[in-house]
RNA sequence: AAACUGAAGAGUUUGAUCCUGGCUCAGAACGAACGCUGGCGGCGUGGUUAAGGCAUGCAAGUCGAACGGAACUCGAUGGGGGGUAACUCCUGUUGAGUUUAGUGGCGAACGGGUGAGGAAUACAUGGGUAACGUGCCCCGGACACAGGGAUAACGGCGGAAGCUUCGGCUUCCUCGCGAAAGUGCCGCUAAUACCUGAUGACCCGGUAGUGUCGCAUGGCACAGCCGGCAAAAGGUCCGCCGGUCUGGGAGCGGCCCAUGUCCUAUCAGCUAGUUGGUGAGGUAACGGCUCACCAAGGCUUGGACGGGUAGCGGGCGUGAGAGCGUGGCCCGCCACAUCGGGACUGAGACACUGCCCGGACACCUACGGGUGGCUGCAGCAACGAAUAUUCCGCAAUGGGCGCAAGCCUGACGGAGCGACGCCGCGUGCAGGAUGAAGUCCUUCGGGAUGUAAACUGCUGUCAGGGGUUAGAAAGCUCUGAUCGACCCCAGAGGAAGCACCGGCUAAUUCCGUGCCAGCAGCCGCGGUAAUACGGAAGGUGCAAGCGUUGUUCGGAAUCACUGGGCUUAAAGGGCGUGUAGGCGGGGUGGUAGGUGCCUUGUGAAAUCCCUCGGCUCAACCGAGGAACGGCUGGGCAAACCCCCAUUCUUGAGGCAGGUAGAGGCGACUGGAACGUUUGGUGGAGCGGUGAAAUGCGUAGAGAUCAAACGGAACACCGGUGGCGAAAGCGAGUCGCUGGGCCUGUCCUGACGCUGAGACGCGAAAGCGUGGGUAGCAAACAGGAUUAGAUACCCUGGUAGUCCACGCUGUAAACGAUGCGCACUAGGUACGGGUGCCACUGACGGACUCCGUGCCGAAGUAAAAACGAUAAGUGCGCCGCCUGGGGAGUACGGCCGCAAGGCUAAAACUCAAAGGAAUUGACGGGGGCUCACACAAGCGGUGGAGCAUGUGGAUUAAUUCGAAGCAACGCGAAGAACCUUACCUGGGUUUGACAUGCUGGGAUGCACCCGUGAAAGCGGGCUAUGCUACCUUCGGGUGAAACCAGCACAGGUGCUGCAUGGCUGUCGUCAGCUCGUGCUGUGAAGUGUCGGGUUAAGUCCCUUAACGAGCGAAACCCCUAUCGUUAGUUGCCAGCGGUUCGGCCGGGAACUCUAACGAGACUGCCGGCGUUAAGCCGGAGGAAGGCGGGGACGACGUCAAGUCCUCAUGGCCUUUAUGCCCAGGGCGUCACACGUGCUACAAUGGCCCGUACAAAGCGAUGCGAGACCGCGAGGUGGAGCAAAUCGCAGAAAACGGGCCCCAGUUCGGAUUGGAGUCUGCAAUUCGACUCCAUGAAGUUGGAAUCGCUAGUAAUCGCGCAUCAGCCAUGGCGCGGUGAAUGUGUUCCUGAGCCUUGUACACACCGCCCGUCAAGUCAUGGAAGCUGGGAGCACCCGAAGUCCGCUCAGCCAACCCGCAAGGGGGGCGGCGGCCGACGGUGAGCUCGGUGACUGGGACUAAGUCGUAACAAGGUAGCCGUAGGGGAACCUGCGGCUGGAUCACCUCCUUU
Repeated sequence: AAACUGAAGAGUUUGAUCCUGGCUCAGAACGAACGCUGGCGGCGUGGUUAAGGCAUGCAAGUCGAACGGAACUCGAUGGGGGGUAACUCCUGUUGAGUUUAGUGGCGAACGGGUGAGGAAUACAUGGGUAACGUGCCCCGGACACAGGGAUAACGGCGGAAGCUUCGGCUUCCUCGCGAAAGUGCCGCUAAUACCUGAUGACCCGGUAGUGUCGCAUGGCACAGCCGGCAAAAGGUCCGCCGGUCUGGGAGCGGCCCAUGUCCUAUCAGCUAGUUGGUGAGGUAACGGCUCACCAAGGCUUGGACGGGUAGCGGGCGUGAGAGCGUGGCCCGCCACAUCGGGACUGAGACACUGCCCGGACACCUACGGGUGGCUGCAGCAACGAAUAUUCCGCAAUGGGCGCAAGCCUGACGGAGCGACGCCGCGUGCAGGAUGAAGUCCUUCGGGAUGUAAACUGCUGUCAGGGGUUAGAAAGCUCUGAUCGACCCCAGAGGAAGCACCGGCUAAUUCCGUGCCAGCAGCCGCGGUAAUACGGAAGGUGCAAGCGUUGUUCGGAAUCACUGGGCUUAAAGGGCGUGUAGGCGGGGUGGUAGGUGCCUUGUGAAAUCCCUCGGCUCAACCGAGGAACGGCUGGGCAAACCCCCAUUCUUGAGGCAGGUAGAGGCGACUGGAACGUUUGGUGGAGCGGUGAAAUGCGUAGAGAUCAAACGGAACACCGGUGGCGAAAGCGAGUCGCUGGGCCUGUCCUGACGCUGAGACGCGAAAGCGUGGGUAGCAAACAGGAUUAGAUACCCUGGUAGUCCACGCUGUAAACGAUGCGCACUAGGUACGGGUGCCACUGACGGACUCCGUGCCGAAGUAAAAACGAUAAGUGCGCCGCCUGGGGAGUACGGCCGCAAGGCUAAAACUCAAAGGAAUUGACGGGGGCUCACACAAGCGGUGGAGCAUGUGGAUUAAUUCGAAGCAACGCGAAGAACCUUACCUGGGUUUGACAUGCUGGGAUGCACCCGUGAAAGCGGGCUAUGCUACCUUCGGGUGAAACCAGCACAGGUGCUGCAUGGCUGUCGUCAGCUCGUGCUGUGAAGUGUCGGGUUAAGUCCCUUAACGAGCGAAACCCCUAUCGUUAGUUGCCAGCGGUUCGGCCGGGAACUCUAACGAGACUGCCGGCGUUAAGCCGGAGGAAGGCGGGGACGACGUCAAGUCCUCAUGGCCUUUAUGCCCAGGGCGUCACACGUGCUACAAUGGCCCGUACAAAGCGAUGCGAGACCGCGAGGUGGAGCAAAUCGCAGAAAACGGGCCCCAGUUCGGAUUGGAGUCUGCAAUUCGACUCCAUGAAGUUGGAAUCGCUAGUAAUCGCGCAUCAGCCAUGGCGCGGUGAAUGUGUUCCUGAGCCUUGUACACACCGCCCGUCAAGUCAUGGAAGCUGGGAGCACCCGAAGUCCGCUCAGCCAACCCGCAAGGGGGGCGGCGGCCGACGGUGAGCUCGGUGACUGGGACUAAGUCGUAACAAGGUAGCCGUAGGGGAACCUGCGGCUGGAUCACCUCCUUU
């Protein structure tokens, strides 16, 4: 010097947005476990489950310097025997040594283990002990004198016989009792064992005293008197080690106090030694600790008592912190030792490896009885997801004993096992290709793996081998179980995996699979192109590990102290009075509890942090410091809070004078209406509805008049007026009574605010008792409606509604907004009040206080909105919320007569449930406006026959597609073969078609033959013809073709939900958007709204918008008028000719043709309108307000249609799903539908005659005139590539005639016959002609279609396809040619604005309940069963205490010579207490339970349609009744109801 430093978010509710809110993820950690993998080392760590049970070994001994012995060894010595001796044997004495059972001492209460119990007898922190103890250790003082008696050890304890060295030995019977464990009697002995006496500094009791101190009792010191209490031990190697008493100390303990220490109130009251006192007992010590007596206390919402859970702390994990979670390893404390009880010994225990008793369990047993306690270290089985060696050593550290040597020590030091954790190291380093091989991908070009490998060079950590030896070993000598520094050697050798790659979240491709298999932390992936499953390649992240699971903290401000909320998201109590509590106005003085500053002690060590140091680094370890947020003692300060005292008036209250009011209660009174009754008049209906019916009425209703009676409610006034705390209060009068407001400023002097509990009030419905009952009206009955109608509507109608008294105590009890106080722009209206100005007065003006509304600044809010009546800014207090469902439910408790209310969970389940606002869409919402949408009209369809398409059925096949509008005369503008895709059969395989390669060789083609239904197959070819290029004409090449083979072709096979393109539809509707700006947090809005106008978002005006784009319009085509140009094939006015035909000459006028122009623009006039846009009328004009028609179709919608037009991804197929051929089918027919044709007739049919088009088409074509045929048609061929010729006669119309209302002279189906034409071929299956036949049908039910003018209707003509044609279809053309409407109520559709919404796949939406099925959790339940804690009683072991006995036993002391006695002890007995056990009545918590209740969840079950729109009866709340169900109905309430009208208010003018 340092000890500091620290804070991120994301995914998921929606079509989108903001907010609320939950769920989930990313981080860190772990005594972990599991999966895959695994080289080395260091340091740590390792039974979290069964405090369940344990085999085996070890874990507490030591001292011979306390004691007597014993055994052994050695020595000395005495006696005896043997031996010549050496020597040896027996025995005695003595010395030394070794070992040691016993007596004795100390230890065994430490160390080690575990966390069961325990919520306070515990722990933590700070204190107290004047209420205590203390072995070993230290310091001081004083002592150790004189005696005595025992007891272990040791020895002995039946009989007989035999032997004997006389010590004993052997045998038998039987062995003191016992199987064993064990145990009895007698004798003897020692001590540092035990006992008695002496000695009193000290100590204890009493007594009075001095000094000093203290918080009460009192403590300490000193000296005095009286009384009382004890001692002791010796050992030894002479160094010493011990012993006793006493004072003090250190350390260790006991006890007490304060504060703190989990959840539960669905535990609210607990307590009999309980609380206190007196006395006694007991203890080291205070104390109900125990006992007797007395008193009646003690604890508790600041949570007693009860229940559940838990060892506590230092710390540890996480976190920015505050917190939250946790208490494994290490340290401190506590508790426990198989379960329960008990004491003994001792300084210390109620004692883990001591004792006694009881229980359970286990073992032994001869069944009599015994023995045992691993929660010490190892180890075993068991349990479990899971946790190690029956290791080495006392070398170190420490402990016990000992003078010591030493002994003991599973404490400890080490090693072993486990990636369980942390840390370190390695698995090599450098070079090495436009880049090997393999593999993967590919757009086939290439890219990736990848300098990666190979290859070359180098190094030597770890592991391996060898050597040497510091250190752990201390002051000296010695001591290492184990670890090990250091040196040398060889050689890249032995050493990489795991997870992930849809977003969050770093990292992507291919294949396989096909809502399967599977994944998933959340959102979510998978139904044929899966970056999400599985594999592979590649990539990303970590790395000897990586993932998963579990748990904790974080993120989560998601319990909010730091740091949240409650109008509508969850959340204000229905309202008041008020207790405790919380909070509280101004001044002065005081105190010092809080508070601030300084300081003291403490906050153990370890841990964390800082600095330094030691292991090569690190982990790890050490030293010093900092910190330990706290508590304690002392001092100072006095602003603020508390407290004490005093004072003040502004808060609050009082007083006085006024004043408004549906405030409350009671009594009395009133009129209208209604009902009933009576009477009169009167005579057929009344009533009711969408329409009806039930009902009432000729026995006289209804109507009307009169009278009477009855009950309920009080019209007008009446008002977002008034009053009340809320509920609520409405005729009038009287009585009683509460509160408010205004004015005055006289009094009190903070008396205040809030308010857990508590108490009171509390709409409607409902309940009890008794009344009352006119009207209304749950239930109920009937009538309707309906598919049904337990409803809505109607007719009746009972509870009830009313009164009295009593209960209930809930509502959308709402302003969804607790109460009080203060502060913060205004404007306006109304109610109440006093005073002022002005005034004759009604009016009026300016201020002020209280109240009721609206608008609004700032501000707030997610927004909507609120805004002095706050949801703004603050303060005080209370209540409440914490995702949705389950559920305001179950259980329990309290209340209630009941109904029920209050309080109030969990399992399980979901990834949301919500609020506000936005854009759409929708509405049986509204407004405005359009459209052949309706209406007005004309003609149809639906009925008939036929045609055609479709469905269905059928079939070998009836190929396929199209499906409401917007499929169905559609693809198909031509199915006999072909087409053709289908079926049957026959064939074929490089293919009917394309490209390339290889081989062949001139094999080739035409042609011919056989077979066959054909395709095809087989064969012939020297005849004849054809065949490319080069050529020197000899030949060569081998292009085409052909044969064989390889690549490949082919597919109308699948997917239109993989696609392109094209098309339909909304819709020719008027819309759809963008840029910039502005508004909004944002989605988004504005523009695009509004006023006018238009066919139009067309244009104009206004305007926070200004502009622009795609659409509309215009530009384009046809058509209507005119002009110019042009004049054949078209035309013909005038002129001429004529065969009379524009035929010819001619003409260029007209028509026409086809090119270019003109013309129409609201341009002009008037009116209306805003001076606008424009509209109306008019003039002119061929045409007038878009002149008519066409082409043209915005952003988008329908996963609309089409893979069978075409194109195309993927998949499938390859002697077939390809290709060829013959025949069949697409044409079937009991039916059903769509679209058409023809009709049903007289506005007609038939016959005859006679006019007038346009647009087209024509060369394998149109085909004239002519001739033949009744006709279809045939023969024939002029003319014409066509304004020339042909198709080609238009028809309706018009003129004339017939028919005369009929199944017809209508209608033409069907059938028979005969033909024509096309074609290879008309049987299935063509069209047409002629003759004959002559069906249904007489105008069409419900329903439905088209059309607004050259339109509908009607009439014919042409064309495409095509050999022909099933065409009545399609596309065009012209002829004739109407009616009606000038409106928008309704149906349908559309546009704009607005409103509601629970819809957004967007109303074909959403969604509710019963029932049925499956699964899951849970409540009730007769019972059954288990646990827990107490209560009462019974039994009562061990044992302490007390008493008795002391007749049994006993050494010490006393008396006594002794015997004996005394004292005391043991024993025995009794008593209190007392564990276990038993009985009983309950309490409480679980398990289970026939049956039963609801609940949750579950792609496609049943019934209905309750809610969301006015949801089709507005919904919802409370309550009551009813009903299969959602629900319905009554009563009261709410708006969180749409719409229309009115009133009030506001804003603006």